[in-house]
Molecule: small-subunit ribosomal RNA
Organism: metagenome
RNA sequence: UCUUCGGAGAGCAAGUAGAGUGGCAAAAGGGAGAGUAAUGACUAGCUAACCUACCUCUUGAUCUGGAAUAACCUUCCGAAAGGAUUGCUAAUACCGGAUGGUCUUACGUUGAAUAAUCUAUUGUAAGUAAAGGUGGCAUCACUUGUGGUGCUAUUGUCAGGAGAUGGGGCUAGUUCCUAUUAGUUAGUUGGUGAGGUAAUGGCUCACCAAGACGAUGAUGGGUAGCCGAUCUGAGAGGAUGACCGGCCUCACUGGGACUGAGACACUGCCCAGACUCCUACGGGAGGCUGCAGUCGCGAAUCUUCCGCAAUGGGCGCAAGCCUGACGGAGCGACGCCACGUGUGGGAUGAAGGCCUUCGGGUUGUAAACCACUGUUACAGUUUAAGAAAUGUGCCGAGGAAUAAUACCCUCGGUACUUGACAAAGGACUGAGAGAAAGUCACGGCUAACUACGUGCCAGCAGCCGCGGUAAUACGUAGGUGGCAAACGUUGUUCGGAAUCACUGGGCAUAAAGAGUCUGUAGGCGGUCAUGUAAGUCAGGUGUAAAAUCCCAGAGCUCAACUUUGGAACUGCAUUUGAUACUGCAUGACUUGAAUAUUGGAGAGGCAAGUAGAAUUUAUGGUGUAGCGGUGAAAUGCGUUGAUAUCAUAGAGAAUACCGAUGGCGAAGGCAGCUUGCUGGCCAAAUAUUGACGCUGAGAGACGAAAGCCAGGGUAGCGAAAGGGAUUAGAUACCCCUGUAGUCCUGGCCCUAAACGAUGUACACUGUAUGGUGGAAGUCUUACGCUUUCAUUGUAGUAGCUAAUGCGUUAAGUGUACCGCCUGGGGAGUAUGGUCGCAAGGCUAAAACUCAAAGGAAUUGACGGGGGCUCACACAAGCGGUGGAGCAUGUUGUUUAAUUCGAAAAUACGCGAAGAACCUUACCCAGACUUGACAUGUUUGUAUUAGAUCAUAGAAAUAUGGUUGACGCCCGUUCCGGGUGGAACUUACACAGGUGUUGCAUGGCUGUCGUCAGCUCGUGUCGUGAGAUGUAAGGUUAAGUCCUUUAACGAGCGCAACCCUUAUCUUUUGUUGCCAGCACGUAAUGGUGGGGACUCUGAAGAGACCGCCGGUGUUAAACCGGAGGAAGGUGGGGACGACGUCAAGUCAUCAUGGCCCUUAUGUCUGGGGCUACAAACGUGCUACAAUGCAUGGUACAACGAGACGCAAUACGGUGACGUGGAGCAAAUCUCUUAAAACCUUGCUUAGUUCGGAUUGAAGUCUGCAACUCGACUUCAUGAAGUUGGAAUCGCUAGUAAUCGCGGGUCAUCAAUACCGCGGUGAAUAUGUACCUGAGCCUUGUACACACCGCCCGUCAAGCCACCCAAAUUGAUAGUACUCGACGUCUGUGACCCGACCACUUGUGGAGGGAGCAGCCUAAGGUAAUAUCGGUGAGGGGGACUAAGUCGUAACAAGGUA
Repeated sequence: UCUUCGGAGAGCAAGUAGAGUGGCAAAAGGGAGAGUAAUGACUAGCUAACCUACCUCUUGAUCUGGAAUAACCUUCCGAAAGGAUUGCUAAUACCGGAUGGUCUUACGUUGAAUAAUCUAUUGUAAGUAAAGGUGGCAUCACUUGUGGUGCUAUUGUCAGGAGAUGGGGCUAGUUCCUAUUAGUUAGUUGGUGAGGUAAUGGCUCACCAAGACGAUGAUGGGUAGCCGAUCUGAGAGGAUGACCGGCCUCACUGGGACUGAGACACUGCCCAGACUCCUACGGGAGGCUGCAGUCGCGAAUCUUCCGCAAUGGGCGCAAGCCUGACGGAGCGACGCCACGUGUGGGAUGAAGGCCUUCGGGUUGUAAACCACUGUUACAGUUUAAGAAAUGUGCCGAGGAAUAAUACCCUCGGUACUUGACAAAGGACUGAGAGAAAGUCACGGCUAACUACGUGCCAGCAGCCGCGGUAAUACGUAGGUGGCAAACGUUGUUCGGAAUCACUGGGCAUAAAGAGUCUGUAGGCGGUCAUGUAAGUCAGGUGUAAAAUCCCAGAGCUCAACUUUGGAACUGCAUUUGAUACUGCAUGACUUGAAUAUUGGAGAGGCAAGUAGAAUUUAUGGUGUAGCGGUGAAAUGCGUUGAUAUCAUAGAGAAUACCGAUGGCGAAGGCAGCUUGCUGGCCAAAUAUUGACGCUGAGAGACGAAAGCCAGGGUAGCGAAAGGGAUUAGAUACCCCUGUAGUCCUGGCCCUAAACGAUGUACACUGUAUGGUGGAAGUCUUACGCUUUCAUUGUAGUAGCUAAUGCGUUAAGUGUACCGCCUGGGGAGUAUGGUCGCAAGGCUAAAACUCAAAGGAAUUGACGGGGGCUCACACAAGCGGUGGAGCAUGUUGUUUAAUUCGAAAAUACGCGAAGAACCUUACCCAGACUUGACAUGUUUGUAUUAGAUCAUAGAAAUAUGGUUGACGCCCGUUCCGGGUGGAACUUACACAGGUGUUGCAUGGCUGUCGUCAGCUCGUGUCGUGAGAUGUAAGGUUAAGUCCUUUAACGAGCGCAACCCUUAUCUUUUGUUGCCAGCACGUAAUGGUGGGGACUCUGAAGAGACCGCCGGUGUUAAACCGGAGGAAGGUGGGGACGACGUCAAGUCAUCAUGGCCCUUAUGUCUGGGGCUACAAACGUGCUACAAUGCAUGGUACAACGAGACGCAAUACGGUGACGUGGAGCAAAUCUCUUAAAACCUUGCUUAGUUCGGAUUGAAGUCUGCAACUCGACUUCAUGAAGUUGGAAUCGCUAGUAAUCGCGGGUCAUCAAUACCGCGGUGAAUAUGUACCUGAGCCUUGUACACACCGCCCGUCAAGCCACCCAAAUUGAUAGUACUCGACGUCUGUGACCCGACCACUUGUGGAGGGAGCAGCCUAAGGUAAUAUCGGUGAGGGGGACUAAGUCGUAACAAGGUA
């Protein structure tokens, strides 16, 4: 553009895109570590037993023919993937022929050599090759754009040779754990022959032989890629094998071959299997352990990026194409390195925070503020290196060849061309302190501390351990310390760890010597000589890849990083030498070892025989009522005659004395005597052999008692069993019986605290003193001495040891070999194996759990251990308590409250030396809120404080009235004004708390205990804790004193000093005293007077074992005596060591923290602390006659008194009242002491005992006696007649008994407490026992210290494990079966047939499809093996504040 809409034609345009034939590559590069314990790796060798495409060098060649086939075309099948069919065609695709060598094969020859064999010379026979392409020039032919021929350049092709590179194969050494894997192996080991391969070889096959590997660990199981190296470590070692590099192996799982130089091939093929996807259900497709990416798993691991610019690889002549190799970028603090987040000044030491002793301190020059700087990031401008080649164009030079200046090749110059990264890197400019600090820790280890919150909670924690009301440990804050773009946690490896010990540990008691011996392998081995040279030592050579590490440099601004050179790689192999030592070989020696000879001792072994004592049984005699047994009994035996005793007989077992840290044996073990057989040992002296030795994995033998099997035997003893006791129980201890067993023969078992808790052998190293068996010497012949060998004890030097201890019999110093150990428990268990008749033995784990378990020694404490000693501890006595009534305190109960505290001794007549109110803290009710009380600041008031009265009220309190002050100054006459203290009032700081914590504390106190102890300095001993001193012998009340002594001294305690009492002296004499003198009275020191006496109160004396005798160590001291008032601290008191009990007290007081603040504070009224079923403690009074009652009569001391004691007198029955002399006290008063003594009554009785309880009436105190006082009088007249178990006090002026005084206090609960005197005993032989204490010693598993510790069952929870019917997987083999793909072998009647033959369409050589066979993966079947999962149920084990039962162990643990 045309079209019938099916298509058709023309142009564009490089022979381009695309497809195909052919060549090379695809076996490299990249990924991963599943498998593999050796077909691997590493190191060193061998290959004469081999191959090697591409590459390099070299020799020779490259001739002549033929038949096909893809693409394309035709016709079909299928959903697809794909496939079939017809007709052509080309090649460096494929095939035939020729030629051909120093190529290959076979057979020979010569030489050298030999285990195999090799080299060279020279023959014969046979066999095997090839391919061309491209550029240029010239020429010829004709179909005029093709072909032929020649020349030339280049690149291919073929046959050899050599090299390089890469590989194949072989050898040696090294290369994890396991023996709870000990036997494995039939192509297995070797030979002959053949096949196969690139090549050796059982690599494969046929035949023959029966070998091969293994305790130097075969085989099996588990785990694992190996190395260079990396981390750590002083090293030796230990752990690891990411990144980078070398080797190996794998590619969905298993098997197989093809192609090729090379593969049995990551992105090729075939088959089987599992899985995923597509499908038209017939059939097909796939393999990220390449780069990115997705899902899943998981504590956890990146972008579906850019580019071939560089480096490298493949193909190609080249341009070039391919390259998730590689170069880069992205993400991630994952690591290493570098840099910054400012620098200098700046004190009112700001504010805020935190702490605080409230003064301050700290954050902190930190900030603010002032002056500077400009890295990085940010903005802008600008700029280098990674790039050099190749190629193309031009110029020049050279080479080969040619007719040639062309073409071609090489070299030089020149121009052009190539950057993913990259908004990166460098430089300059600008602005601005601007944009840039976290994290962990702060108890010790370990640098760094306070506050608050919390209250064994919440929580922390690496180990020890923090937290229960003052947490440097939890949480927060402030502060501080460390590190820093990081910090902390978790995991892992090495180190420390000498904690697997080669360097470099141990084994008596801590874990650890086999029960003992013989002996195999192995290890080790006496003296001399020669040889050798394996070990050993020295030198050389090769290798030990590179990287890494180290040293010296260089490049990025430094560094990390990169890079150059060196050193090193301590190894292996090979070679040359040395020969002391070891080995090997040979020859010798005698000292190790052994043998012979002469003696000797012995519970050495085995067998046989035999003896006496005892026990028991039997028989008989005598004899009679018990015996026996125990702590005490009973069971039992006995009148059918026991026990006892005598005689005779029997039986079995064991062997008294001797007898002994005496003897023998390898150990276990061995005991009357005799005989036989037999092993070992010791001594002496000579001789012989000539290293023959030591140890000893496996192995073998022996091996107490108990136990087992078979057969005997059985006196005594005696598991089990029975009975009796004991006891809460008593399956025990004790007693009476008694079977197995104990004994013998034969066979098993094989373990013990089989112990010297100490392996065997050899050598060396001071002594002293015994036993046993020999020998020698000694002119001394001895119940002797000296020496020596063997054996067995003790003490002990050096040394060793953690210490204890060992110490020539080593646990010392050395050598050789073996066995064993590596925190406690689980556990010497489970499981497996093996031995055994069984019981059981040998071998021998793990999970889990704890932070200890253990040894030796020390100090204490304790003991139903020991010794010595003391004490009213017991005993000997006296009197009580416990029984009664009452008083008082406590518990409990009750209550509105019965306030609180004290709790064995060491609470309970205690705080409390005075609860009606008060006290008072409790309860009820009513009030107050800067408060009842203190200080300060502040507001205000003026008749304010004080005194007094009235009203309301239960009172507190409220309201009102009357009266009524002070100092100073001014004016001053009164008076007024100002001001101050005090007072009241307002507000605020604060007061107040008998609220809590005595387990935050001070002080004070109890108790052990008036017990004699507790310590220190220096020295010494010990590794140390510690010891010594302070033990020993005496003595004392005493750690009192003495002697000895590695101790010498000292302190706190003891004692003394102090007080009191007993005697005397001196002195003092009033209020005391009164002998003598005087006066006086009814009487009296009443008076004068006196100091003698008593007494008072001051000073002294005295008593010290001083004296004598004895004992004793010449001591200390004790016993006795004298004198003396007193005699051995004269009696009594005060005085209380270091410490114990978290003893007691926050309620005496003080005080930290916490808590309350119109109440947990303060005031008031009433109540309660006094309740009352019950229990306990401490007391009083009694139960009576040693008494009670009545009357009479005598003798004290200590004390107290003004808010007081109170006389005489009077009243009252009396309590008491009235009244008031005297006294602030040796003056007066309390104040009569009582018991005693004398008189009388009572006469054994619930009374003339006893006095509770109750009634009535009173007195006193006090505001007030109801709850809730004491006393008096009268009446009433309970229990109780001497007290169960048990328990308390006291040793002389004491117990007992009798009264008196005082404090507190108005009164009184007082019978209590503290004092005083009167009268006035008994007993002590003594230390066995009970209790407590002191010293020494001993044991200890205790140290919160015996009220300790601790074991087992059962019950509960939880955890891991074992067994287990069964069930379900995995793995590795075995036997049989089935047998894909495929190689190989055979066949191949069908197909092809390029070469050959001839008769020209046939045959043959040759090839193929198909078929058969051997082998063979997966699959199937069967019986096993090994390792797991689940598992009803069963079993033991570990663990867990307060469960049950007992008490086994630790002390003599109550039975060692």